Predicted 3D model of a 95-nucleotide RNA (c-di-GMP-I-GGC riboswitch aptamer) from Planctomyces sp. SH-PL62. The source organism's lineage runs through Bacteria, Pseudomonadati, Planctomycetota, Planctomycetales and Planctomyces. Of the family's consensus pairs, 90% are formed in the model. Model confidence (mean pLDDT): 85 of 100. The sequence was found by an Rfam model in a public genome assembly.

[in-house]
RNA sequence: ACUCGAAAAGGCAAACCCGUCGUGAGGCGGGGACGCAAAGCCCAGGGUCUGGCGUGCCGUAACGUGCGCUGCCUCAGAUCGCCUGGCUACCGAAA
Repeated sequence: ACUCGAAAAGGCAAACCCGUCGUGAGGCGGGGACGCAAAGCCCAGGGUCUGGCGUGCCGUAACGUGCGCUGCCUCAGAUCGCCUGGCUACCGAAA
């Protein structure tokens, strides 16, 4: 120094609640802690989700707050606390 993760100090903060922004997935702020050694940063690849479009069914005189899709994702987004990858970083037992 790298891998690694005992200890200590410190850090972050799921669900849920309140406020706020968004059509939505969700974001942000406050409370709150299930967890986390990168739960710091980047949507770069994949996954999932939302909206849109397409399409089948159902419905309407017409207009769809309707139900699906083993459709598009070379349409737009959300999620890095889903996985992989990249960048950066505190401490220092054992190995």